Predicted 3D model of a 74-nucleotide RNA (transfer RNA) from a Candidatus Uhrbacteria bacterium. Lineage of the source: Bacteria > Bacteria candidate phyla > Candidatus Uhriibacteriota. The prediction has a mean pLDDT of 82. Its Rfam family is "tRNA". It is annotated as a transfer RNA. Rfam links the family to the GO term triplet codon-amino acid adaptor activity.
RNA sequence: GCCGGGGUAGCUCAGUUGGUUAGAGCGCGGGACUCAUAAGCCCGAGGUCGCCGGUUCAAUUCCGGCCCCCGGUA
Numbered sequence: 001g002c003c004g005g006g007g008u009a010g011c012u013c014a015g016u017u018g019g020u021u022a023g024a025g026c027g028c029g030g031g032a033c034u035c036a037u038a039a040g041c042c043c044g045a046g047g048u049c050g051c052c053g054g055u056u057c058a059a060u061u062c063c064g065g066c067c068c069c070c071g072g073u074a
Base pairs, nucleotide, nucleotide: 001073002072003071004070005069006068007067010026011025012024013023019057028044029043030042031041050066051065052064053063054062
């Protein structure tokens, strides 16, 4: 350089052949329970869906360029 995979919550990841609520587990905050703590239970906060542009009534999803990570190839 070329080929393939990936970038979504603090972490690990799901998701949608484009459609109006963007999710799970863990973590974090609160509550209830307990003599108290932990576990388990209930509730909640937290996201420019890597960046820029394009297509579209509408983009996390499609298209182009770029950046970063992993693997392969010479």